[in-house]
RNA sequence: AGUCCCUUAGUUUAAUGGAAAGAAUACACGACUUCUAAUCGUAUGAUGCAAGUUCGAUUCUUGCAGGGACUG
Numbered sequence: 001a002g003u004c005c006c007u008u009a010g011u012u013u014a015a016u017g018g019a020a021a022g023a024a025u026a027c028a029c030g031a032c033u034u035c036u037a038a039u040c041g042u043a044u045g046a047u048g049c050a051a052g053u054u055c056g057a058u059u060c061u062u063g064c065a066g067g068g069a070c071u072g
Stems, first nucleotide, its partner, number of pairs: 001071007010025004018055001028042004048064005
């Protein structure tokens, strides 16, 4: 330098263009317990950025950014 792939919550992830983006885990609070752990309940928290297509975009297209693989 070229080709290809990936980017969603603190972390691991789901979602065929259409209901309020769904779980697990972590954290916080509460219940239980003599206390802790475990368990149960509640709450908080996310689509990398910018455009385009569309009635409607996590999803399709383009560019940029970051990461990875391969080739030279």
Predicted 3D model of a 72-nucleotide RNA (transfer RNA) from Lachnospiraceae bacterium UBA1729. Model confidence (mean pLDDT): 81 of 100. Its Rfam family is "tRNA".